RNAcentral holds the sequence, with entries from ENA. Transfer RNA from Spirochaetes bacterium ADurb.Bin269, 74 nucleotides, folded computationally. Rfam family: tRNA. The family's RNA type in Rfam is transfer RNA. The coordinates come from a structure-prediction model, not an experiment, and the mean pLDDT is 85.

RNA sequence: UGGACGUUUAACUCAGCGGUAGAGUGCUACCUUCACACGGUAGAAGUCACUGGUUCAAACCCAGUAACGUCCAA
Numbered sequence: 001u002g003g004a005c006g007u008u009u010a011a012c013u014c015a016g017c018g019g020u021a022g023a024g025u026g027c028u029a030c031c032u033u034c035a036c037a038c039g040g041u042a043g044a045a046g047u048c049a050c051u052g053g054u055u056c057a058a059a060c061c062c063a064g065u066a067a068c069g070u071c072c073a074a
Base pairs, nucleotide, nucleotide: 001073002072003071004070005069006068007067008066011025012024013023014022019056027043028042029041030040031039049065050064051063052062053061
């Protein structure tokens, strides 16, 4: 440098595989405590990597692009 395959979703780790975007951890507020931690309740946080296409409807299907990883070749 080329090719094949895989991954990309909340701050982090990951579910979700056509029909309202979720969990755990973390974060914020409150309760609890003399205080902290633990525990409890509530809440905030997303362009589902990007562009286009298919579809009544796309995180999900198709094409391209990008980043990362593995393997092969040179």